[in-house]
Context: one part of a larger RNA
Molecule: small-subunit ribosomal RNA, 3' major domain
Organism: metagenome
RNA sequence: UGACGGGGGUCCGCACAAGCGGUGGAACAUGUGGUUUAAUUCGACACUACGCGAGGAACCUUACCUGGGCUUGACAUGUAACUGCUACUGGUGGAAACACUGGGUUUGGUAGAAAUACCGACGGUUACACAGGUGCUGCAUGGCUGUCGUCAGCUCGUGUCGUGAGAUGUUGGGUUAAGUCCUUUAACGAGCGCAACCCCUACCGUUAGUUGCUACAUUUAGUUGGGCACUCCAAUGGGACCGCCUCGGAAACGGGGAGGAAGGUGGGGAUGACGUCAAGUCCUCAUGGCCCUUAUGUCAGGGGCUACACACGUGUUACAAUGGCGAGUACAAAGAGAAGCAAAGCCGCGAGGUGGAGCAAAUCUCACAAAGCUCGUCUAAGUUGGGAUCGAAGUCUGCAACCCGACUUCGUGAACCUGAAAUCGCUAGUAAUCGCGCAUCAGAACGGCGCGGUGAAUGCGUUCUCGGACCUUGUACA
Numbered sequence: 001u002g003a004c005g006g007g008g009g010u011c012c013g014c015a016c017a018a019g020c021g022g023u024g025g026a027a028c029a030u031g032u033g034g035u036u037u038a039a040u041u042c043g044a045c046a047c048u049a050c051g052c053g054a055g056g057a058a059c060c061u062u063a064c065c066u067g068g069g070c071u072u073g074a075c076a077u078g079u080a081a082c083u084g085c086u087a088c089u090g091g092u093g094g095a096a097a098c099a100c101u102g103g104g105u106u107u108g109g110u111a112g113a114a115a116u117a118c119c120g121a122c123g124g125u126u127a128c129a130c131a132g133g134u135g136c137u138g139c140a141u142g143g144c145u146g147u148c149g150u151c152a153g154c155u156c157g158u159g160u161c162g163u164g165a166g167a168u169g170u171u172g173g174g175u176u177a178a179g180u181c182c183u184u185u186a187a188c189g190a191g192c193g194c195a196a197c198c199c200c201u202a203c204c205g206u207u208a209g210u211u212g213c214u215a216c217a218u219u220u221a222g223u224u225g226g227g228c229a230c231u232c233c234a235a236u237g238g239g240a241c242c243g244c245c246u247c248g249g250a251a252a253c254g255g256g257g258a259g260g261a262a263g264g265u266g267g268g269g270a271u272g273a274c275g276u277c278a279a280g281u282c283c284u285c286a287u288g289g290c291c292c293u294u295a296u297g298u299c300a301g302g303g304g305c306u307a308c309a310c311a312c313g314u315g316u317u318a319c320a321a322u323g324g325c326g327a328g329u330a331c332a333a334a335g336a337g338a339a340g341c342a343a344a345g346c347c348g349c350g351a352g353g354u355g356g357a358g359c360a361a362a363u364c365u366c367a368c369a370a371a372g373c374u375c376g377u378c379u380a381a382g383u384u385g386g387g388a389u390c391g392a393a394g395u396c397u398g399c400a401a402c403c404c405g406a407c408u409u410c411g412u413g414a415a416c417c418u419g420a421a422a423u424c425g426c427u428a429g430u431a432a433u434c435g436c437g438c439a440u441c442a443g444a445a446c447g448g449c450g451c452g453g454u455g456a457a458u459g460c461g462u463u464c465u466c467g468g469a470c471c472u473u474g475u476a477c478a
Stems, first nucleotide, its partner, number of pairs: 001478002003475003007472007015462002019426005026317008034308002042053002064303003068299003073130001077129008088103006106121006132292002135290003141286002143281003146277001148275001153192006159168003172183003198269004203238005209232001212228003216225002241263001244257005319419001323378007335366003340359002345354003385416001390411007432454007
């Protein structure tokens, strides 16, 4: 000087408390451990691994296993020799890869009547340099990332103090979300962080008016005419600054109030200082070293990654009446669409089929939002709760759904009656609850990422638990 303390002081955070909803019990989904296996590819392991890499394993992916093949190689460049084929297409063997065997057929220039010769392009074969490696080392590395933590800190120049390591500044008194600002001051300044500048959202103006809107007329219908007021859209401005009033204060600032759409950082996002964990990643990529080279490379068929006594994490659906079921009826936002989204109509109980209008989309389509509201029914029951499991018949995608897809219909109808110890999230348009969309994607979400609808309760407070910041104190630690 740090680090640490079951030392002290001050302060903060859904850290506790106060509340609301969960997890832990059930079934299923998913990841992991373990076990099994020819293989169940690899990585990730307290917080910071475990619906994580994977934004989607039937083949492919795929790295694993099995048997079958290839050896200058699936891919690149170069040299030398030989050669004329490739593309395309047929046969035999085969699971395919591949092997064997046919058909077919190059091109530019020069010389030449032509045959042909030489050079080149593009291929093939052979030989050699080499390729190749998701092989090892993240404790050799770059890059990227997690975490402390969006915590308020981390430093420097000059000066001063100290023999020196170092200190001071950065401490003290106030204040703040903040090393934010004020004040004091052997310090005076400065940098990286904080804040602001950026984006979305909440209010208003101006400009613009189609595909949007509709006060007027018209119509089955924003349909047509007219219009751009209003809504909306999208470009540009305004608006909030403790600016005003009041109280406290030396100031910084704090309490209250007015006006205002918004009030003291308005709400949300992006933004992550010096560093820490030899944290994670050599399987995104790049890369040193080491290793393999008829194999640890490469091709293809099949299998596996989907196994199952069990254990854990994360979720979904429930256990019902604030509910289930049936009928009717209302209101979104944000997205996606050409190898695409697909309407009306018709067929099917349905998944879906047929059909093909329209649309590169404020125009058309996906697309009925659901909870809600109204009416009816069920009447406390393992039930009209719950839907696992299994049987049968189907639909769709795809070369192909046996291993191993999703969905539909009929039948079946399991556990489960609110969950021990323990434990998680959340402070407002939040939690809870309800549906909608997107990426990936042929198909395949209860996951992920977004969107809107309905919409709470509680917060006395900082003694305690956890984490963190500053000052101070002790130390046999560095």